[in-house]
The RNA shown here (transfer RNA) has 74 nucleotides and comes from Candidatus Marinamargulisbacteria bacterium SCGC AAA071-K20. Its Rfam family is "tRNA". The family's RNA type in Rfam is transfer RNA. From the family's description: Transfer RNA (tRNA) molecules are approximately 80 nucleotides in length. Rfam links the family to the GO term triplet codon-amino acid adaptor activity. Model confidence (mean pLDDT): 83 of 100. Lineage of the source: Bacteria > Bacillati > Candidatus Margulisiibacteriota > Candidatus Marinamargulisbacteria.
RNA sequence: CGGGGUGUGGCGCAGCCCGGUAGCGCACUAGUCUGGGGGAUUAGUGGUCGCUGGUUCAAAUCCAGUCACCCCGA
Numbered sequence: 001c002g003g004g005g006u007g008u009g010g011c012g013c014a015g016c017c018c019g020g021u022a023g024c025g026c027a028c029u030a031g032u033c034u035g036g037g038g039g040a041u042u043a044g045u046g047g048u049c050g051c052u053g054g055u056u057c058a059a060a061u062c063c064a065g066u067c068a069c070c071c072c073g074a
Base pairs, nucleotide, nucleotide: 001073002072003071004070005069006068007067010026011025012024013023020057028044029043030042031041032040033039050066051065052064053063054062
């Protein structure tokens, strides 16, 4: 320098192909059961989807640029 992959709550991931309410598990908070711990159970908090711009009535999703990390090539 060229090509490819990944980036989504605190952590691990799905959703992207084919645009239409942002979800799952763990964790966290509160209630209940338990003498307490542990455990079980119910409810809840937390994201402007790496960043910027574009297309669109509408973008995590499509397009362009860009950043970080990883892989391959030179």